[in-house]
Molecule: Glycine riboswitch aptamer
Organism: soil metagenome
RNA sequence: GGCGCGGGAGAGUGCGGCGCGUCGUCGAUUGGAUGCGCCGCCGCCGAAGGCGCAACCGGCCCCCGGAAACGCUCAGGCACCAGGGACCGCGUC
Numbered sequence: 001g002g003c004g005c006g007g008g009a010g011a012g013u014g015c016g017g018c019g020c021g022u023c024g025u026c027g028a029u030u031g032g033a034u035g036c037g038c039c040g041c042c043g044c045c046g047a048a049g050g051c052g053c054a055a056c057c058g059g060c061c062c063c064c065g066g067a068a069a070c071g072c073u074c075a076g077g078c079a080c081c082a083g084g085g086a087c088c089g090c091g092u093c
Stems, first nucleotide, its partner, number of pairs: 001093007012042001014041010043078003049074001050072003056066004
């Protein structure tokens, strides 16, 4: 470092629009409930990844190199579920 198993946080069920399905109503129209997806806007998170103005470490030392769970938030994420998840433990190659 790879694989398997277990543990594993944070932040809006935000507002608006569009599409599809289901339920119900109905003469038609309109309105309602619900599930999913996409777009826009504002707010927010930080533990994939990325980046750095960076603690800290090193060197041929006032320059250079490495670099965090720090910082930034591009990406990603923000009800439950699912997924992802740094890092930790156990086993194995």